[in-house]
Molecule: RNase P RNA; transfer RNA
Organism: Clostridiales bacterium
RNA sequence: GUGGCAGAGCAUGCGGUCGCGGCGCGCGUGAAGACGCGCGGCGAGGAAAGUCCGGGCUUCACAGGGCAGGAUGCCGGAUAACGUCCGGCAGGGGCAACCCUCGGGAAAGCGCAACAGAAAACAACCGCCUGCACGCAGGUAAGGGUGAAAAGGCAGUGCAAGAGACUACCGCCGCGACGGCAACGCCGCGGGCAUAUGCAAGCCCCAUCCGAAGCAAGGCCAAGCAGAAGCGAUACAGCGGCCCGCUGUGCUUCAGGUAGGCUGCUUGACGCGUCCGGCAACGGGCGUGCUAGACAGAUGACCGCACAACGACAGAACCCGGCUUAUCGCUCUGCCACUUCC
RNA sequence: GGCGGUAUAGCUCAGUUGGCUAGAGCAACCGGUUCAUACCCGGUUUGUCGUUGGUUCAAAUCCGACUACCGCUACCA
Numbered sequence: 001g002u003g004g005c006a007g008a009g010c011a012u013g014c015g016g017u018c019g020c021g022g023c024g025c026g027c028g029u030g031a032a033g034a035c036g037c038g039c040g041g042c043g044a045g046g047a048a049a050g051u052c053c054g055g056g057c058u059u060c061a062c063a064g065g066g067c068a069g070g071a072u073g074c075c076g077g078a079u080a081a082c083g084u085c086c087g088g089c090a091g092g093g094g095c096a097a098c099c100c101u102c103g104g105g106a107a108a109g110c111g112c113a114a115c116a117g118a119a120a121a122c123a124a125c126c127g128c129c130u131g132c133a134c135g136c137a138g139g140u141a142a143g144g145g146u147g148a149a150a151a152g153g154c155a156g157u158g159c160a161a162g163a164g165a166c167u168a169c170c171g172c173c174g175c176g177a178c179g180g181c182a183a184c185g186c187c188g189c190g191g192g193c194a195u196a197u198g199c200a201a202g203c204c205c206c207a208u209c210c211g212a213a214g215c216a217a218g219g220c221c222a223a224g225c226a227g228a229a230g231c232g233a234u235a236c237a238g239c240g241g242c243c244c245g246c247u248g249u250g251c252u253u254c255a256g257g258u259a260g261g262c263u264g265c266u267u268g269a270c271g272c273g274u275c276c277g278g279c280a281a282c283g284g285g286c287g288u289g290c291u292a293g294a295c296a297g298a299u300g301a302c303c304g305c306a307c308a309a310c311g312a313c314a315g316a317a318c319c320c321g322g323c324u325u326a327u328c329g330c331u332c333u334g335c336c337a338c339u340u341c342c
Numbered sequence: 343g344g345c346g347g348u349a350u351a352g353c354u355c356a357g358u359u360g361g362c363u364a365g366a367g368c369a370a371c372c373g374g375u376u377c378a379u380a381c382c383c384g385g386u387u388u389g390u391c392g393u394u395g396g397u398u399c400a401a402a403u404c405c406g407a408c409u410a411c412c413g414c415u416a417c418c419a
Base pairs, nucleotide, nucleotide: 001338002337003336004335005334006333007332008331009330010329012306013305014304015303016302017301018300020043021042023040024039025038026037027036028035029034045313049324050323052322053321054320055319056318057214058213059212060211064244065243066242067241069210070209071208072207073206074088075087076086077085078084089103090101091100092099093098104205105204109203110202111199112198113197125144126143127140128139129138130137131136132135152170153169155167156166157165171193172191173190174189175188176187178185179184218263219262220261221260227254228253229252230251231250235249236248237247238246256418257417258416270289271288272287273286274285275284276283277282307311343415344414345413346412347411348410349409352368353367354366355365361399370386371385372384373383374382392408393407394406395405396404
């Protein structure tokens, strides 16, 4: 210099004017709820999104038991928890930095494998060999052919021809020693391998985990109204699919009333800085900061300057941790390969 | 805001435990019949199975992500 790999960060900036939503202070009006004006300070995101996982919180017999059902899936760790993250292992890709993998079990059972093919799991179609009555019987998985997949691979011995029938190497399985918390690695010994193919994002088995609903949850205050019909104790409702158990006496439909206020509501598994422990995810200590809380729902418009620019994707609604998806562009850090020069 | 569901031909819908060319009715088109139209009879066409990745030999079907559309959801008594 060219090409590449991994990670982190920013998300137009500054100034002025007007406007909108909260909060605080002051003044004014009003009996009060409240309203108006002025000043000060605050006011979307890395994804606020999809609602795909997990947790907090709240209600449901103060919350019970079993079955069914669902989720996860190499090993270890982190965490409030997770399907997330970190570190390893195995397999695969790349010259390398590095990347990818729902990656338990098919030696418990069931099921499926279209077409083609003799056969798709108790393998003889062609071929090869043997026999004879000459087109039949037997042997044979080395070769051909079909298929996505054909019964460990390859070389030799052997044989009538063949075959783990036998031998070496590789693969597989079992046992033992060593290293490792473990997955696993490595070494040695043994087994001819009927442990016979694939699918478990088919049923299933094994291990671990899971009660349900959701802030329109729920709590408090105020205002207002009208009941009727049906069903029901061997019933109905409350924990929802079923059974048991516990508690209660109501439930459904139609009709009627309200459309107000307070709370939940934002200080939190929080941000920033620093030190310590850990390979890391993360944890702990100290200091410091407060950074939206609406309820028809605020965050916008205009002007000037800067930059290459017309400035991407996009707008909080109970709150957090993740994942996924969308995204104009810019900056920084570490590393790899090739080439050139010193 | 929260929760649930659907997507297959122009329209309305089937599609079993993944498999052979994804079907049915209506519509459309062509031919016949008729003087002509309709009815009727015969035939034909029409699909990225919403999009996109994955599992598998093989996907409308199984798994993930995304897109579009639809429905339910206040309180009192």